[in-house]
RNA sequence: GAUAGAGGCGCGGUUAUCAAGAGUAACUCCGGAAAAACGCAGGGAAGCGUGGAGCGAAAGGGGUCGCCGCCGAAGGGUAUCCGGUUCCCGAACGGAUAUACCUGGGUCGUCGGAUAAUAUCCGCCGGACUGUCGCGUAAGCGGAGAGCUGUC
Numbered sequence: 001g002a003u004a005g006a007g008g009c010g011c012g013g014u015u016a017u018c019a020a021g022a023g024u025a026a027c028u029c030c031g032g033a034a035a036a037a038c039g040c041a042g043g044g045a046a047g048c049g050u051g052g053a054g055c056g057a058a059a060g061g062g063g064u065c066g067c068c069g070c071c072g073a074a075g076g077g078u079a080u081c082c083g084g085u086u087c088c089c090g091a092a093c094g095g096a097u098a099u100a101c102c103u104g105g106g107u108c109g110u111c112g113g114a115u116a117a118u119a120u121c122c123g124c125c126g127g128a129c130u131g132u133c134g135c136g137u138a139a140g141c142g143g144a145g146a147g148c149u150g151u152c
Stems, first nucleotide, its partner, number of pairs: 001152005008071001010070005016064003027054004037050004042089004074103003077099007104130002107127003111123004132143004
């Protein structure tokens, strides 16, 4: 260097289904309707809405089973571009591309962030566990996937 592999509540994608979203939006009827105020992240312009009754979703985000692809699997950060839903600017957020900048893996806890959310995800720190290599008689300690094991 090539190739084949291992880690385990392992990683990603996805069909179905279930909860949530939500008795919300939309729609229909009745009422109200001058302005102001409030809401539509925020600033500007314009617009719509605000009470009651009836009917009543969906998307994005998740859980579970199955299936598919896999073992830097993948996730995060950063940079650039696009979207950000009436228009201009644009936060959060979503998408694309680049980048070994960070993370061995899952898990539990505190805190912070995203989210409608107590679902779930992400990040810092801490705990025990686990695979791996190194040091050590041992107890144990240390390292990181740019790693480890087999073959050539």

Lysine riboswitch aptamer from a mouse gut metagenome, 152 nucleotides, folded computationally.